[in-house]
């Protein structure tokens, strides 16, 4: 990478319009509210690197070195955000996992 298999969560929400001869828990569009996190996307830790400088230590002193502090860079997720996506069943999607190549 390919193929197969497994794979969660959350409103059968409200309103309006369209479609269907009519109805409907069907389908489509728009608006509003509520919610989910496991396509994708954003954010963050320690650590590491750099800079700064008053401070503390080593040294007789200085250079230098070490520590602390501040800032910058780098940096993970099943954490977090909820942009995107999703919220009856079915279907689609699905992080991740298993078998095989």
């Nucleotide at each position: 990478u390919c193929a197969c298999u497994g794979g969660a969560g959350a409103g059968a929400g409200a309103u309006g319009g369209g479609u269907c001869a009519u109805c409907g828990a069907g389908c489509c569009c728009a608006u509003c509210c509520a919610c989910c996190g496991a396509a994708g996307g954003g954010g963050c830790a320690a650590g590491c690197g750099g800079u700064g400088c008053c401070c503390g230590g080593c040294c007789a002193c200085a250079c230098g070195c070490c520590g602390a502090c501040a800032c910058c860079g780098u940096c993970a997720a099943u954490c977090u955000c909820u942009c995107a996506g999703g919220u009856a069943a079915a279907g689609c999607g699905g992080a991740c996992a298993g078998c095989g190549a």
Predicted 3D model of a 101-nucleotide RNA (Glycine riboswitch aptamer) from uncultured Ideonella sp. The model forms 89% of the base pairs in the Rfam consensus. Its Rfam family is "Glycine riboswitch aptamer". From the family's description: This family represents the bacterial glycine riboswitch. RNAcentral holds the sequence, with entries from MGnify. Model confidence (mean pLDDT): 79 of 100.